[in-house]
Molecule: transfer RNA
Organism: Aggregatilineales bacterium
């Protein structure tokens, strides 16, 4: 330098253009003499950023910014 792909909660991932979700982990609580383990409940998000379609945008488009493979 060309091409694909992928960015969502600390983490790893969902999510038909119509309420953003699990599991984990983390607080609380229950249980135990006590810890883990277990079982109940809560917190926690400027969807990487800029625009643009659309009554409504993670979703679709434009374009930039990290990543990840290839090609050269």
């Nucleotide at each position: 330098g060309c091409c694909a792909c992928c960015u969502u909660a600390g983490c790893u991932c969902a999510a038909u253009g119509g309420c953003a979700g699990a599991g984990c982990a983390u607080u609380c609580g229950c249980u135990u003499c006590g810890u883990a383990a277990g079982c109940g409940a809560g917190g926690g998000g400027u969807u990487u950023c800029g625009g643009g379609u659309u009554c409504a945008a993670g979703u679709c488009c434009c374009g930039a910014a990290g990543g990840u493979g290839g090609c050269u």